[in-house]
RNA sequence: AGGGUUUGAUCCUGGCUCAGGACGAACGCUGGCGGCGUGCCUAACACAUGCAAGUCGAGCGGCAGCAGGCGCCGAUGUUUCAUCGGUGCGCUGGCGAGCGGCGAACGGGUGAGUAACGCGUGGGUAAUCUACCCUUGGGUCUGGAAUAACUUGCCGAAAGGCGAGCUAAUGCCAGAUAAGUUCACUACUUCUCCGGAAGUAGUGAAGAAAGGCCUAACCUUUGGUUAGGUCGCCCUUGGAUGAGCCCGCGUCCCAUUAGCUAGUUGGUGAGGUAAUGGCUCACCAAGGCUACGAUGGGUAGCCGGCCUGAGAGGGUGUUCGGCCACACUGGGACUGAGACACGGCCCAGACUCCUACGGGAGGCAGCAGUGGGGAAUUUUGGGCAAUGGGCGAAAGCCUGACCCAGCGACGCCGCGUGGGGGAAGAAGGCCUUCGGGUUGUAAACCCCUGUCAGGAGGGACGAAACUGACGGUACCUCCAGAGGAAGCCCCGGCUAACUACGUGCCAGCAGCCGCGGUAAAACGUAGGGGGCAAGCGUUGUCCGGAUUCACUGGGCGUAAAGGGUCCGUAGGCGGUUUCGUAAGUCAGACGUGAAAGCCUCUGGCUCAACCAGAGAAUUGCGUCUGAUACUGCGAAGCUAGAGCUCAGGAGAGGAAGGUGGAAUUCCCGGUGUAGCGGUGAAAUGCGCAGAUAUCGGGAGGAACACCAGUGGGGAAGCCGGCCUUCUGGCCUGUAGCUGACGCUGAGGGACGAAAGCCAGGGGAGCGAACCGGAUUAGAUACCCGGGUAGUCCUGGCUGUAAACGAUGGGCGCUAGGUGUUGGAAAGGACUUACUUUUCAGUGCCGAAGCUAACGCAUUAAGCGCCCCGCCUGGGGAGUACGGUCGCAAGACUGAAACUCAAAGGAAUUGACGGGGGCCCGCACAAGCGGUGGAGCAUGUGGCUUAAUUCGACGCUACGCGAAGAACCUUACCAGGGCUUGACAUGCAGGUGGUACCGAACCGAAAGGGGAGGGACUCUGCUUUUGCAGGGAGCCUGCACAGGUGCUGCAUGGCUGUCGUCAGCUCGUGCCGUGAGGUGUUGGGUUAAGUCCCGCAACGAGCGCAACCCCUGCCCCAUGUUGCCAGCGGGUAAUGCCGGGCACUCAUGGGGGACUGCCCGCGUAAGCGGGAGGAAGGUGGGGAUGACGUCAAGUCAUCAUGGCCUUUAUGCCCUGGGCUGCACACGUGCUACAAUGGCCAGUACAAUGGGUUGCUAACCCGCGAGGGGGAGCGAAUCCCGAAAACUGGUCUCAGUUCGGAUUGCAGUCUGCAACUCGACUGCAUGAAGGAGGAAUCGCUAGUAAUCGCGGAUAAGUAUGCCGCGGUGAAUACGUUCCCGGGCCUUGUACACACCGCCCGUCACACCACCCGAGUCGGGGGCGCCCGAAGUCGCUGAGCUAACUCUGAUGUUUUAUCAGAGAGGCAGGCGCCGAAGGCGAAACCGGUGAGGGGGGUGAAGUCGUAACAAGGUAUCCGUAGCGGAAGCUGCGGAUG
Repeated sequence: AGGGUUUGAUCCUGGCUCAGGACGAACGCUGGCGGCGUGCCUAACACAUGCAAGUCGAGCGGCAGCAGGCGCCGAUGUUUCAUCGGUGCGCUGGCGAGCGGCGAACGGGUGAGUAACGCGUGGGUAAUCUACCCUUGGGUCUGGAAUAACUUGCCGAAAGGCGAGCUAAUGCCAGAUAAGUUCACUACUUCUCCGGAAGUAGUGAAGAAAGGCCUAACCUUUGGUUAGGUCGCCCUUGGAUGAGCCCGCGUCCCAUUAGCUAGUUGGUGAGGUAAUGGCUCACCAAGGCUACGAUGGGUAGCCGGCCUGAGAGGGUGUUCGGCCACACUGGGACUGAGACACGGCCCAGACUCCUACGGGAGGCAGCAGUGGGGAAUUUUGGGCAAUGGGCGAAAGCCUGACCCAGCGACGCCGCGUGGGGGAAGAAGGCCUUCGGGUUGUAAACCCCUGUCAGGAGGGACGAAACUGACGGUACCUCCAGAGGAAGCCCCGGCUAACUACGUGCCAGCAGCCGCGGUAAAACGUAGGGGGCAAGCGUUGUCCGGAUUCACUGGGCGUAAAGGGUCCGUAGGCGGUUUCGUAAGUCAGACGUGAAAGCCUCUGGCUCAACCAGAGAAUUGCGUCUGAUACUGCGAAGCUAGAGCUCAGGAGAGGAAGGUGGAAUUCCCGGUGUAGCGGUGAAAUGCGCAGAUAUCGGGAGGAACACCAGUGGGGAAGCCGGCCUUCUGGCCUGUAGCUGACGCUGAGGGACGAAAGCCAGGGGAGCGAACCGGAUUAGAUACCCGGGUAGUCCUGGCUGUAAACGAUGGGCGCUAGGUGUUGGAAAGGACUUACUUUUCAGUGCCGAAGCUAACGCAUUAAGCGCCCCGCCUGGGGAGUACGGUCGCAAGACUGAAACUCAAAGGAAUUGACGGGGGCCCGCACAAGCGGUGGAGCAUGUGGCUUAAUUCGACGCUACGCGAAGAACCUUACCAGGGCUUGACAUGCAGGUGGUACCGAACCGAAAGGGGAGGGACUCUGCUUUUGCAGGGAGCCUGCACAGGUGCUGCAUGGCUGUCGUCAGCUCGUGCCGUGAGGUGUUGGGUUAAGUCCCGCAACGAGCGCAACCCCUGCCCCAUGUUGCCAGCGGGUAAUGCCGGGCACUCAUGGGGGACUGCCCGCGUAAGCGGGAGGAAGGUGGGGAUGACGUCAAGUCAUCAUGGCCUUUAUGCCCUGGGCUGCACACGUGCUACAAUGGCCAGUACAAUGGGUUGCUAACCCGCGAGGGGGAGCGAAUCCCGAAAACUGGUCUCAGUUCGGAUUGCAGUCUGCAACUCGACUGCAUGAAGGAGGAAUCGCUAGUAAUCGCGGAUAAGUAUGCCGCGGUGAAUACGUUCCCGGGCCUUGUACACACCGCCCGUCACACCACCCGAGUCGGGGGCGCCCGAAGUCGCUGAGCUAACUCUGAUGUUUUAUCAGAGAGGCAGGCGCCGAAGGCGAAACCGGUGAGGGGGGUGAAGUCGUAACAAGGUAUCCGUAGCGGAAGCUGCGGAUG
């Protein structure tokens, strides 16, 4: 840092996707150790059990229990005492419960609620409080009344409660005192933000307290007093800390939430609070908030930080830290310095538990733990040793805060699973071209080491003294021994890593593109490899990549995107000069920006993670001071922007009124007669009731020919006869005036084609719908005849268009050229033309520049500034829902689910077009002859069959592979046989009367069977015979053979076809971002990319042509088997003979033709004509087939990968089949006759073939043929013409045409003609009388016609390949059909038109909308009821402290009664949670049914669109129609 993916390819736009990092994770597989962290994200669901907040006896009364002491009693005993038991004494230590104090508001948990001054940040508090702590000053005096505990009675199951009685205090009450405090008033001082605040002095009023302990002394003696100390207490000053309140700024989504608000906003007064405040209340006023987003809805604790990112930003808020909120749900207050209180209280509700049914108890979102939920989250552990907290004078107690341990690879970090050597590169595995390669120094094996784990020993820091849970831990030392310790994912591209087998669009994979349909590096497995590693993958989420919401840092002509147009509100932006100010801006200083974290440095754990110290950073906010260029603000000017006046000017600008002629139609009349009209052709229609045509007259409506013009005007829509009136804007010129008055413009307003709507008119023509006629498979269309709304007018609505320059408005700047409209000036003409300059418009072409390209280019899409609108993948969809508007149609606003990997723009190369241009071809046309009809032959399909072997299938399969199926061939079928095989090679063993030959017998043959016969060769020995060993051969066995079995879509080779068409390419250069173009296009010319000219091209290659062969003329050479002119001989005749090589001919060689010559045209190439010539413009014919196309054909010619088969899918044999026949097609033959048939006669070829052959003469046979055998391996011999011609006959007939079919008799080949040959003779004598639609060949020695030859191993030819004989017609021409070439154009095609593609319908699935309803949720509103509780009123009841009066007793004093003050119960009232009732809105679930949408290999109907897509398409609107769609009106050109 980028990559993959739209295309045949390209560039661009654009989405999707990947590589990275992160996590409180989870899941799969796997798992050795340690350190440091971390661990309910879900049910703020419910909770068993234990623990989590107590402490103080130095506040108090006390003494249940414990210990001690003392006293008493008793028992025992070594009896001045000891022990034990009992009892008494609060005496001491202490202490359950209690009174009292402090704490319990901290610490700990959670994130429900909260969009808020909740949080963050910075301020304010002159509007406040603050226990404990520090500090200042002062004080701590005199009295009093109760009450719990306790005792006792009673109630209750319990929880608990009631009554009576006693008692204490640092509990409570009264009084005194008052420096200072508070309040009120007066005077003054200082400060001030002018509201006030602070202070000083004076007067008045109000308001305090508590004691405990220690020591000493004294009184003495329960105890008290005094002094000192200490801890408290009260008032007070200041501080510290903490808290309350207020304010600026910042803080998510929805505008399909746009209006909200009644204590609401403010004031006055009062209440309330620590304190401001509508916080609360009374009264008064009518305000307050909101587009800078109020209100409503949704979501959410906020932050430091954390993750990511280059940054800006985005995401996030777990652990740690700060703040907030909450504590079962809701409400409430009490206490208190502090709470509206997690482990307090009251009430209500839900739930759980206990109950004696009367009534009670409870709140883990503390630590553990349980159930439940969930993909998922730990021990009912140890300790207060440390840190911290509460209480205490202290010792100390308490502390699930905390410190530790446990569990979990959940994360980060570290370590290990060994190191070195070791090639016969072992075995095994896998692959293999069978050679080998690889796993792989890997292992084994040898030599070592000792981390971790294990065993043993020592043993901390953490603590300054006592005190260590962790912990016998960390750490250190020793010991033994390679031992106990590796997996996971991936290997088609992106992306690093490849083979084999299995599978066969199956099973499966997949992040995207995409793999899998028989050779899959993509599935599964294996081997190998790559990556990471105690982990590895997957899933989820976030950021990144994504400059894909663009501040940094994007766009809008055609890709998504400029509002239909203008006016204008808010807002944004704004010319020039000076002065002021200092808000923005800039600079400096100060404060703050907590700590932790990040970063840098340093240090501590062996390192690291982790931790510590220091620094930096914290881009922000506030305060002060300063600067003044720019912006803002204030003031004063200026004239270049803008506007105004004046003088001219053009115009379909607008509105109203009037008016004119042409034309259509209709009516009347005249003339006139049979048609008119209409179309591709027709018909419907009109017309003898007189149309059309024509003349005259009249009516009526609508539109304004020519002028007319990329002319004019207007903001746009739009505006067109002429005249008048009213009216808007614009241009030019000159001077003057105003003095920034400007630009843009969210909302808003106005205007706004056509269609459409409402009301009323009008209605000629045109004309949706509709009717009819045609067309058509259909024709709800295109064409034709009619025709209603409408089109027109008036008034009103609608508000949309391809409302387009698909280009918002304004200003400035940046080469030109050339038209045109309207002005002005100068020159010139003198009426104008014309030239130059200039302003305003409107076109074209072009520079720079821009652009993806196309293109734009002073009328910008260039360079800049300002403002507005709009876009963010395609489909769903401009749809649904909601809202606003509308009479309606509908308009505006405008989603989501779901789905796709694209959808697009421009350009390129092709292909295609019922696009265009040019040009070819027996392509059409012009001709001749055929096919299609008949019979037969042959091939094919189909059918049949045991088998009818296989292949070939439009042209380019079908007389094709077949140049020849009776057996063979033969691949098919049936049956009979053989297995190392009919054939090849190797190995092992055997055999030597072996190989080989082979009788009988079985058999259809193959085969079986084997009597008998019977070799060859090498070496050694041996005289020979022979012996031993071997070879070939044979036998047995093993490897293997064999396969016309499959795949031509795995292939080679060969072939067909486009096409003998004229094309196809390359190098270099040039152009283009690129695909690519240029060259190869253009103008000519040619059969030709043939040649010429031109040209950013210049050359070159494969093709074309030529070179090659045959043929046509001539020459030369050579003449046998060829020839015979002349000479000679001979015959009935014949080159028969001698001879000759002239001619023909044969063979070889050469010449000849090149547009060379002439004329004309042309620049040239060349063309036309002519001469000469056997031949003339390629002379005729052949061979020759470019790059490529058709997955064309062939695995059955051959070769070949893979697969399959192996006593058979191989091999042999007999027989059958390939010849089967209702049919259909192709290719042919023969005909249908007289241009003929038949008979007779008479001529003339060429190519070829011939020894398993051709076969002469001659003989036989009607004939096929037979006999015969001369000659010839062949210019020698043999095979050898027919049509034609001459004569005759037939006379138009199913015939003397035609020959099928059938019968009989034969011939020939062959082992064999039954299935199934050819031929011959006799007999038979079918269809057929010229062939429908359609279709084929041929342009000259061609078609047609006639015969001849050859190949095919016997025989078999209408086929095939050749040969010659006779021998035509026609071509105006290129409009049309088919095929092709070049250029150009359009394209939505690229598998390329046999393309692509639209809509309905049918089926399946999915999500959504509507829906009678129905169920639920949260919130608000109104009303009812109204708990607890605060507050208020009341309080006849109750009532210790204080007061008064009286009484009793009386020294004080006490008691009683009454009254009062104060308090309380109770009552009432306001408020008030839950609950109830009601109406409505909102959100969600579900819903018969309805609706469209999406998706889905092979469904139905049509053909709408893309090529002029066959009616150009599209937009808006309206009607209509199975559907695409059609039609009307207006508009766009895309």
Molecule: small-subunit ribosomal RNA
Organism: uncultured bacterium